[in-house]
Molecule: transfer RNA
Organism: Bradyrhizobiaceae bacterium
RNA sequence: GCCCCGUUCGUCUAGUGGCCUAGGACACCAGCCUCUCACGUUGGUAACACGAGUUCGAGUCUCGUACGGGGCGCCA
Numbered sequence: 001g002c003c004c005c006g007u008u009c010g011u012c013u014a015g016u017g018g019c020c021u022a023g024g025a026c027a028c029c030a031g032c033c034u035c036u037c038a039c040g041u042u043g044g045u046a047a048c049a050c051g052a053g054u055u056c057g058a059g060u061c062u063c064g065u066a067c068g069g070g071g072c073g074c075c076a
Stems, first nucleotide, its partner, number of pairs: 001072007010026004018056001028044005049065005
């Protein structure tokens, strides 16, 4: 340098163009329960790496950038 794969709440993850104003588990915060803590229970905060394009509609498809992983090559 070229090619391939990946990037979603704090963490792990669901998602195959329309049921996504993105769901779940754990964690966190608040209430209830308890003598207290834990457990349990109810509710809440919180994410699509960035930019552009295609489309009526994009987390999902295309291109570029960034970061990570893998393969091949070039120079020394």